[in-house]
A computed fold for a 1479-nucleotide RNA from an uncultured bacterium, annotated as small-subunit ribosomal RNA.
């Protein structure tokens, strides 16, 4: 950030941070320091990685020197330097690599006793004298090779005896046993076989005792996940004897015993080297274990030993196996998880480099040699750190780009220009430190006979550098050599234009894109970081989202259905002791590095380095005694027991009662009964139902009955008898913490269901029939079986709910009710107390609702449970069950929500109140006919376009023959029919006449009339026209879903809001609700509201009465004239006209109401309660209508989508609908007669005209398709108009269709209204049944608000909020995805039994073979001792057979699940969701 219209909460998902052995994309200047196969412990070509010692030895292949021979080539010579191969010594067990295995034979920390130890250090004692072999070399042989065999000869610091034995080992305590090796340097005496002896020094050697360091062994503690792994174990546990080892030990063996481990998690399975530390985090934690350091393990796979101080041995051996290579096919060779490197795998990880200069290691007396350890270099932006890519100035705010409201803005001091600087890079020059030891000289000390040698110290000198001519320094030229990447809808810093048009695409979450996209792509601009920037992956954080620090469980996920109770956890008051926990001190240890602090060194930093601190740990020891614990004793407040008392549907068993239903029998009695919304099925004339009597049987117990009682819960209800559990109260005695909770365990546990046997009246799943319905496997009805009941045995679940675990203590009250006690007055009250059970309400708690001494408050103890929704309480496995099923209980996959409470609306086949021609009561119509008109549809070249339920359809159109006209066909024009500007020309323009072509537009020609204004006299100015050029004109083209304006509609309905205050965490509420009243949110009263605004009403217009003024064209009462016409005189009284005014306000009276508002009635009045009609239309709703009235953004067309003309079309016609006209007739038709009108129009006119009003009255017709009705058609005309063919109106004559009052359904109207009758007007050349007006005649009905429709207010429910035309469930069909079952099949792991049994060590044997020692003697021999080969026994790797267990892959078919665009069928849920819902 994201659930909602909004809110608050719960809760998940997602983001911002840090980090990495990283990889990928784009980009890339320099330096320093680090780091670099995480994957196949896959396979390896090639080179190198462990040698060294001649001062152990015999020697001398090769090299050099010397010597000798030889003319020379060359040969000889171990004499010297040295040295291949060999004997021998030391090393090779270190160093280097890797992490496969290993959950403990490991590691970490702390301890321990029964051990070993080469080289090194210290001590003691020795180092005498002999012997026999054997490599090499030489000779011979076999083999392709690797290599091997035989013979002869030879040395040693190789090997073996003898002597000696301080110490050592063994012992029977007398004794016995066992060592050695020499080599080199130097040298004065003395000796010599001239080799040397001898002395001395050094290095060695032997024995032994110590030490140091190293190693082996043992113990304690800690060390991942899974219980869907609960039991494991026969050398197993212990003992004794023996063996074995360096050493304790079942380490091994024989015998004996039967132990040992495990819920504090054995065994099994999976995963994993461990640690110092690293990353993250405020910390606690979490994740990790690259580099560096310590330990362990491994070295192609498995097994084995040998040698040795040390190995069961990376660059050793043997065997087995797999693989690779060589081969002459007979046999052989090999092991990069050393450094480079190759292939392979992979997203991915470097050079087949240099040097031993330094550090370290091996050998050596040493020089030195070896060292892919190491030090360096190379490659890689892989990481960290540093530097640079210039600096200053510079406004004409240049050009260009982009945007624009066209003014400008922005890029932007940015650039250019001017003035500087020179890091880096380039070039030139200089130039370190890392290197002082060893060595040598001098000198002092030690040793010695010694000034040798050796050694220690001091001084002098010289040699030694891979890196590398590198760091660093100086100089030169020159802004010169050096910037990108990501992002710009919100989170999250940063916006415009164009393109695109739910396409292409983006996306971390929410989400963008369907023609104006700040979200896609590009550009301009901006933001962030910068030699990097983004993306992906991964860890921690945020996440208090596993909560120790630090969460929860009434309704959001979450209290086990309920008791008892083993283990465990926790536990009252008090005294003493102990010191396990705890606390304090000390000591040891906690490797180094790392982290932190203070310093130091690289110009800084990274980095390196000195010191300190720290390492929160473990162990030992000393102390303390408050607290916990342990032990002992005491106490009574917790708990319990005794005694007395009380209430109760508490439990199981027996007996018993009445009412009712049903059935049976008999009687009376007759046609129905029953049932429903209405019916039918059903029962009944074979006698039902009804009624009377009698009987049978089963089940349940009306009234009492009560938010009454009892029980742990489930649950318990007629009465009664006995049995039995628990509670309460009261006073008192006793026990003396005996308590609380309770994982596993175990008892109980509604209904339904199961088994066996009974029982069965009523009711009633299943089921049958009847209805209802589109269907109706339902709701309704008639029947009806399991079951319901009893006994016994299972099942073990419920919305088993207070959706609230148990226990204890504490914290305001009020009013009920049940049981008991006490006190007072006294006979039912008051007060009080204990125990239950309710209502309201304070503090407090809660997201809110609500809870509130019966807590969901404040605390303590123990148990259970939760961690997003779905998948799923499902699968698999285990356990239980006769079964049904229960219990325990996942994952893949999928979504960004799911959810709680409350709010405002909307809605309800919820409720209440109210209104309206809404219904009802009436009158007249429509729907049927013909015609008119509009629309749909169809047709057409075109039938232009729009309007679409009410609120489109006689609507735009107040009037389509041309025009209109937007449509179609054809023909024309292109600055255009119209506007402005520019250039050129003309002076006009215009009007009239005639002719030609053409359908016309148009083109060409002709005659006549007329000859602009100003003037500075200049085509100079204005004006007009013509021609030209380009800017532009033009568009009834698109978008009413980009818009303005206007309009319709709800609706002339009574509503819609605001300010302040108050309440609420908040959305919001209050006000506006309530009681009255009204046409009205109209008014009154009340009220945490008080006021106000837009609406209502009034103000405006018309009509109705009167008055004033005025008196022509109006009027004529009275007077006069008259042609008899208000015509004339006269008059202005009346009518009227048209201006102003008056009048009506519930004002008055009675009643009613709260004495209010008001209502009912009455008087007066022309008019009475809004007098009647109009105008007037709140906030808003419908993306309602209109771009074709007009205006307008954007898009589109520009010789055409513009303009003109002629003709056609908008007038079509199987059909359907709307609105009307005329009728169907006698309330009428026809003929005649016939007054009075009123609007309005006619240029001005109350005068004149339009002008005949129609109704009415008289006559006739006489019920018929007519003397009704007039359509249709023929014909002749009139009028308008250029023109009536498509396509006008009217008239005469003739023709005379349908139609006899209209199905379902539906419309209008409440009074001068409906109905009926005519008249006028606009537009218009002409055209009216339409529209708008006018008057004449002139009704009926309204009980009433149940119902239909619409609306208003309050309330209620809600899973709705594009708001019921809402939401939403399940099957089926299709596609995709993951998953369970599955005959089986493939592979891995493991167990048991058996077979086989290599190499090897051990045991036995040892016919064969053998130098040392002993004995004998026949002395070149024999025997003994000792040993070897061979054979053999058990052990054992690999391999094999069989049987299990287990894991994984695949698997025809199959089960459910999830997702998907508008599929199908129904309508289950949300409202009383139309049968309340749910378990």
């Nucleotide at each position: 950030g994201u659930u909602u219209g909004a809110u608050c909460c719960u809760g998940g998902c997602u983001c911002a941070g840090a980090u990495u052995g990283a990889a990928c994309g784009c980009u890339g200047g320099c330096g320093g320091c680090a780091u670099g196969c995480g994957u196949u412990a896959c396979a390896c070509a090639u080179g190198c990685a462990a040698g060294u010692c001649g001062a152990a030895c015999g020697g001398c292949a090769g090299c050099a020197c010397g010597g000798g021979g030889g003319c020379a080539a060359c040969c000889c010579u171990g004499g010297u330097g040295g040295c291949g191969a060999g004997u021998g010594g030391c090393g090779a067990a270190c160093g280097g690599g890797u992490g496969a295995g290993u959950a403990a034979u490991g590691c970490a920390u702390c301890g321990g006793a029964a051990c070993g130890u080469g080289c090194c250090c210290g001590g003691u004692a020795g180092u005498g004298g002999g012997g026999g072999a054997u490599a090499g070399c030489c000779c011979g042989g076999c083999g392709a090779a690797a290599g091997c065999c035989g013979g002869a000869u030879u040395a040693a610091u190789a090997c073996c005896g003898c002597a000696u034995a301080c110490g050592c080992a063994c012992u029977g305590a007398g004794g016995u046993g066992g060592a050695a090796a020499g080599c080199g340097g130097g040298g004065g005496a003395c000796c010599u076989u001239c080799g040397g002896g001898c002395c001395u020094c050094g290095c060695g050697c032997u024995a032994u005792c110590g030490g140091a360091g190293c190693g082996g062994c043992c113990g304690a503690u800690g060390u991942c996940g899974g219980a869907u792994u609960a039991g494991c174990u026969a050398g197993u546990u212990g003992g004794u004897g023996g063996g074995g080892u360096a050493a304790a030990g079942g380490c091994c063996u024989a015998c004996c015993a039967a132990g040992g481990c495990g819920a504090c998690g054995a065994u099994c399975c999976g995963u994993a080297c461990c640690u110092g530390g690293u990353c993250u985090g405020a910390g606690a934690g979490g994740a990790c274990g690259a580099c560096c350091a310590g330990g362990c393990a491994c070295a192609c796979u498995g097994g084995g030993a040998c040698u040795g101080a040390g190995a069961c041995a990376c660059g050793g051996c043997c065997c087995a196996g797999a693989c690779u290579c060589c081969u002459a096919c007979g046999g052989g060779a090999g092991g990069c998880a050393g450094c480079a490197g190759u292939g392979g795998g992979g997203a991915a990880u470097u050079u087949u480099g240099g040097a031993c200069a330094a550090u370290g290691g091996g050998c050596g007396c040493a020089a030195g040699c070896c060292u892919g350890a190491u030090c360096c270099a190379g490659c890689a932006a892989u990481g960290c750190c540093g530097c640079g890519u210039g600096u200053g100035u510079g406004a004409a705010g240049a050009a260009g780009g982009c945007c624009u409201u066209c003014g400008g803005g922005u890029u932007g001091u940015a650039a250019a220009g001017c003035a500087c600087u020179u890091u880096u890079g380039u070039c030139c020059g200089g130039a370190a430190a890392g290197a002082a030891a060893u060595c040598u000289c001098c000198u002092g000390g030690g040793u010695u006979a010694a000034u040798a040698c050796c050694u220690c110290g001091g001084g002098g000198g010289g040699a030694u550098g891979a890196c590398g001519g590198u760091a660093c320094c100086g100089g030169a030229a020159g802004a010169a050599u050096a910037a990108g990447c990501a992002c710009c809808g919100g989170c999250u810093a940063a916006c415009u234009a164009c393109g695109u048009g739910c396409c292409a695409g983006c996306a971390g979450c929410c989400g963008c894109g369907g023609u104006a996209a700040u979200a896609c792509g590009u550009a301009g601009g901006g933001u962030g970081c910068g030699a990097g920037c983004g993306u992906u992956a991964a860890u921690c954080g945020g996440a208090a989202u596993u909560a120790c620090u630090g969460g929860g469980c009434g309704u959001a996920a979450a209290g086990c259905g309920u008791g008892c109770g083993c283990a465990g956890g926790c536990g009252g008051c008090u005294a003493u002791g102990c010191a396990a926990g705890a606390c304090a001190g000390a000591u040891g240890u906690g490797a180094a590095a790392u982290c932190c602090c203070c310093g130091g060194g690289c110009u800084c930093a990274a980095c390196c380095u000195g010191g300190g601190a720290a390492c929160u740990g473990c162990a030992u020891u000393u102390g303390u005694g408050a607290c916990u614990g342990c032990a002992u004793g005491g106490c009574u407040a917790g708990a319990g027991u005794g005694c007395g008392u009380c209430a109760g549907a508490g439990g199981g068993a027996g007996g018993u009662g009445g009412a009712a239903u049903u059935c049976c029998g008999c009687g009376u009695g007759u046609a129905g009964c029953a049932g429903u919304g209405a019916a039918a099925u059903g029962c009944g004339u074979a006698g039902a139902g009804a009624u009377g009597c009698g009987g049978a049987g089963g089940a349940a117990c009306a009234c009492c009955a009560g938010u009454g009682g009892c029980g742990a819960a489930g649950g318990c209800g007629g009465c009664u008898c006995a049995c039995u559990g628990g509670c309460u109260c009261g006073a008192u005695a006793c026990u003396g913490a005996c308590g609380c909770u309770g994982a596993g365990g175990u008892g109980c546990g509604a209904a339904a269901g199961u088994g066996u046997g009974g029982g069965g009246a009523g009711c009633a799943a299943a089921u049958a029939g009847g209805a209802u319905u589109a269907g109706a496997u339902a709701c309704c009805c008639u029947g009806g079986u399991a079951g319901u009941c009893c006994a016994c045995a299972c099942c073990g679940u419920a919305a088993a709910c207070g959706a609230u675990g148990a226990a204890u203590g504490c914290c305001a009250g009020u009013c009920g009710u049940c049981g008991g006690g006490u006190a007072g007055c006294a006979u039912g009250c008051u007060a009080u107390u204990c125990g239950g059970u309710g209502a309201c309400a304070c503090a407090c708690c809660u997201a809110a609702c609500g809870g509130a001494u019966u807590a969901a408050g404040c605390a303590u103890u123990c148990c259970g449970c939760c961690u997003g929704g779905g998948g799923a309480g499902u699968a698999c496995g285990g356990c239980c069950g006769c079964a049904a099923g229960g219990u325990u209980a996942a994952a893949a996959c999928u979504c960004a929500a799911a959810g709680a409470a409350a709010u405002u609306g909307a809605c309800g086949g919820g409720g209440g109140c109210c209104c309206g021609c809404a219904c009802a009561a009436g009158c007249g119509g429509u729907g049927g006919a013909g015609c008119a008109u509009g629309u749909g549809g169809u047709u057409u070249a075109a039938u232009u376009c729009g309007a679409a339920g009410c609120a489109a359809c006689g609507c735009g159109c107040a009037g389509a023959a041309c025009c209109u006209u937007a449509c179609c066909a054809a023909c024309c024009c292109u600055u255009g029919a119209c506007a402005u500007c520019c250039c050129u020309g003309u002076c006009g323009c215009g009007g009239a006449u005639a002719c030609c072509g053409g359908a016309g537009a148009c083109g060409g020609u002709u005659u006549c009339c007329u000859u602009c204004a100003g003037u500075u006299c200049g085509g100079c100015u204005g004006g007009a026209c013509a021609g030209g050029u380009g800017a532009c004109a033009g568009g009834u083209g698109c978008u009413g879903c980009a818009u303005g304006g206007c309009u319709g509609u709800c609706g002339u309905c009574a509503g819609c809001u605001c300010g302040u205050g108050u309440c609420g965490u908040g959305a919001g509420a209050u006000g506006u609700u309530c009681g009255g009243u009204u046409a009205a949110g109209u008014c009154c009263g009340g009220c945490a509201a008080c006021g106000a605004g837009c609406g209502c009403a009034a103000c405006c217009c018309a009509c109705a009465u009167c008055c004033c003024u005025a008196g022509u064209u109006g009027c004529c009462a009275g007077c006069a004239g008259u042609u008899c016409g208000g015509c004339u005189g006269g008059g202005c009284a009346c009518u009227c006209u048209a201006u102003g005014g008056a009048a009506a306000c519930u004002g008055c009276c009675c009643g009613u109401g709260a004495u209010a508002a008001g209502c009912g009635g009455g008087a007066g009045g022309a008019a009475g309660g809004u007098g009647u009609g109009g105008a007037u239309g709140a906030c808003g709703u419908c993306a309602a209508g209109u771009c074709c009235u007009c205006a307008u953004g954007g898009c589109c067309c520009u010789u055409a989508c513009g303009g003109g003309u002629u003709g056609g079309g908008c007038u079509a016609c199987a059909c359907a609908c709307g609105u009307g006209c005329u009728a169907c007739a006698a309330u009428g038709g026809u003929g005649g007669u016939g007054a009075c009108a009123g609007u309005g129009g006619g240029u001005u006119a109350a005068u004149c005209c339009c002008u005949a009003a129609a109704a009415g009255c008289c006559a006739u017709c006489u019920c018929a398709g007519u003397u009704c009705g007039g359509a249709u058609u023929g014909u002749c005309g009139u009028c308008u108009g250029c023109a009536a063919c498509u396509c006008g109106a009217c008239g005469g004559c003739a023709u005379g269709a349908a139609g006899u009052c209209g199905g379902a359904a539906u419309c209008g109207c409440u009074a001068g209204u409906a109905a009926u009758c005519g008249c006028g007007u606009a537009a218009c050349a002409g055209c009216a049944u339409g529209a708008c007006g006018c008057g004449g005649u002139g009704a009926a009905u309204a009980c009433g608000u149940u119902c239909c429709c619409g609306g208003g207010c309050c309330u209620u429910g809600u899973a709705c909020a594009c708001a019921c035309c809402g939401c939403c469930c399940g099957u089926c069909a299709c596609a995709c995805c993951a998953u369970g079952g599955g005959a089986g099949u493939u592979g891995g792991g493991u167990u048991u039994a058996c077979c086989c049994g290599a190499a090897g060590a051990c045991g036995g044997u040892g016919c064969g073979c053998c130098a040392a020692c002993c004995u004998g003697u026949u002395c070149a021999c024999a025997g003994g001792g000792g040993g070897c080969a061979g054979c053999u026994g058990g052990c054992c790797a690999c391999g094999g057979u069989a049987a299990g267990c287990u894991c994984a892959g695949c698997g025809a078919c199959u089960g459910g699940g999830g997702u998907g665009a508008a599929g199908u069928c129904g309508u289950a849920a949300c409202a009383a969701g139309g049968u309340a819902a749910c378990c």